[in-house]
RNA sequence: CAGGCUAGUCGGAUGAUCGCGGUGGCCUUGAGCCAUCGAGGAAAGUCCGCACUCCAUAGAGCAAAGCGCCGGGUAACACCCGGGACGGGGCAACCUGACGGAUCGGGCCACAGAAACAGACCGCCCCCUCCCAGCUUCCCCCAAAUCCGAUGGAUUUAGGGGAGGGGUCGGAAAGGGUAAGGGUGAAAAGGUGGUGUAAGAGACCACCGGCGUGGGCGGUAACGCUCGCGGCCAGGUAACCCCCGCCUGGAGCAAGGUCAAGCAGAGGCAAUCCCAUCGGGAGGUGGCGGCUCGUCACCUGGAUCGCGAGGUCCGCAGCCUCGGGUAGACUGCAUGAGGUGUGAGGCAACUCACGCCCUAGAGAGAUGGUCAUCGGUGCAGGGCGACCUGCAUGCACAGAAUGCGGCUUACAGGCUGGCCUGGGGA
Numbered sequence: 001c002a003g004g005c006u007a008g009u010c011g012g013a014u015g016a017u018c019g020c021g022g023u024g025g026c027c028u029u030g031a032g033c034c035a036u037c038g039a040g041g042a043a044a045g046u047c048c049g050c051a052c053u054c055c056a057u058a059g060a061g062c063a064a065a066g067c068g069c070c071g072g073g074u075a076a077c078a079c080c081c082g083g084g085a086c087g088g089g090g091c092a093a094c095c096u097g098a099c100g101g102a103u104c105g106g107g108c109c110a111c112a113g114a115a116a117c118a119g120a121c122c123g124c125c126c127c128c129u130c131c132c133a134g135c136u137u138c139c140c141c142c143a144a145a146u147c148c149g150a151u152g153g154a155u156u157u158a159g160g161g162g163a164g165g166g167g168u169c170g171g172a173a174a175g176g177g178u179a180a181g182g183g184u185g186a187a188a189a190g191g192u193g194g195u196g197u198a199a200g201a202g203a204c205c206a207c208c209g210g211c212g213u214g215g216g217c218g219g220u221a222a223c224g225c226u227c228g229c230g231g232c233c234a235g236g237u238a239a240c241c242c243c244c245g246c247c248u249g250g251a252g253c254a255a256g257g258u259c260a261a262g263c264a265g266a267g268g269c270a271a272u273c274c275c276a277u278c279g280g281g282a283g284g285u286g287g288c289g290g291c292u293c294g295u296c297a298c299c300u301g302g303a304u305c306g307c308g309a310g311g312u313c314c315g316c317a318g319c320c321u322c323g324g325g326u327a328g329a330c331u332g333c334a335u336g337a338g339g340u341g342u343g344a345g346g347c348a349a350c351u352c353a354c355g356c357c358c359u360a361g362a363g364a365g366a367u368g369g370u371c372a373u374c375g376g377u378g379c380a381g382g383g384c385g386a387c388c389u390g391c392a393u394g395c396a397c398a399g400a401a402u403g404c405g406g407c408u409u410a411c412a413g414g415c416u417g418g419c420c421u422g423g424g425g426a
Base pairs, nucleotide, nucleotide: 001422002421003420004419005418006417007416008415009414010413012374013373014372015371016370017369018368020038021037022036023035024034025033026032027030040397044408045407047406048405049404050403051402052252053251054250055249064248066246067245068244069083070082071081072080073079084099086097087096088095089094100243101242105241106240107237108236109235121182122181123178124177125176126175129172130171131170135165136164137163138162139161140160141159143157144156145155146154147153148152190208191207192206193205194204195203209233210232211230212229213228214227215226216225217224218223256331257330258329259328265322266321267320268319269318272282273281274280275279283299284298285297286296287295288294289293301314302313303312304311305310338357339356340355341354342353343352344351345350375395376393377392378391379390380389381388382387
C1' cells in the first nucleotide's frame, strides 16, 4: 500500500421564524407573556426473563408447555462471559452448527437395492434326485498283424455301432449352509492379517478403532492423559411419539387505587300569610347574571273522614342526606436492578467504593413546517497534488405510551482500536 477479520462508536451542526406538548413564574385571566425541557440505537417485532398490580390458591398428583455439556455472571432468563467434547467454512485472522436417553417400546428411513435391521439377487459350499463325456461288461461290423492241415478258421490290437453297469468331470431342479467377494445406496452388520471350515463367519487369535468397566494422574467441573480387564461391536432418526431430570397458577397499566357531575335508587324536610279574585303583594326555595341588587321558575295534585273547615294517607316537581358508581379529574407515572467519571477486583461477562448529574411523560395521543450558512453525497470542469469552482440533492432505518434486562429484525454514510494474508521499502 492492497484485500480481509473483529470489537466499539457516531449516525448531521448552528441560527432565524411560524407552530405543538410538559413544568415553573408573572399579571392586564387569555386558549396571554417569559423562562426551561421535549425520542432511539433500535423507541420496531412483542419472542423470552423480571419488577409492579389484581384475582385465585391446604397438601399431593395428573394433564399441558418450556428447558437440557460444565463453571461463572445476573433480580431473573431460552440472555451474557469463559471452558469442554464433536462437526462445517476459510491459506489465515476468524466465523458457524449442534450438546440427557437409540438395549423399555412404537413409528419412519425418498430413489436404488435381494434386504434399511437380522437381510441370500449374483457368487461360494453341502446333501438328495435326474441327465451324462470319459471308464467298464457283452454283442456286431471292418482293417491290420500273427498262427494253423489254408477259397477256410483262430487269436490279438486299432477304429465304428448297439445294449447294459457305474455315477467320476460337467449340467439341471429342490432343500440347506454362508455376510468373506460382487452389485445398490447418504447409510449394508467394526478394520487388517492369520487360525479355522464343506464354504464361511469375532467362531477363535494378534494389532488397530469404538463401547463398557476398574485404577492412577491433571482439572472446581464438563473432560483429558495413561495402565489394565471384558469380544461387549445389531445402522440412523428423539427439531416424530416416548422415557429421564429440572421447572411453570391466571390476567395484565384499558393492571389497580382515590375523588366524583348527571340519570336512576333509598331516607328525610317544607309546602306559608294578606288584599279579595281571569289577579296582585309579602315571604320562602332554587337557577342565571361581578351578585347590599336585578331577573326567571315553583309554592301543587289525588284518595278518604257525607260536604266546608280542620285532619289523615299517597304521589309529581323542589331541596337536603346516604350508599354504590358512569362521564370526568387525579394517581399508578418518571430517583431508577438509573446515567456518567475515576479507582479497585476479575481472562471476561460483571461487581464494589467514591464523586458528579436529573434527562420526554401524551391520553385521538406533543416532539413539526419553512428559510439561511456549514457539513455530506452525486455530476461536470480545472490543478502534478493538497484542493478549488459550478450545478443538483434534505440527505439511512425509523419514531416513546407502566418500567427494566435480553434476543431478533431494519439501517445511507462515516470514525476509532486490535488482528490476519499478500506485495513493496528501510
Predicted 3D model of a 426-nucleotide RNA (Bacterial RNase P class A) from Chloroflexi bacterium RBG_13_50_21.
It is recorded under the gene name rnpB.
Lineage of the source: Bacteria > Bacillati > Chloroflexota.
The model forms 95% of the base pairs in the Rfam consensus.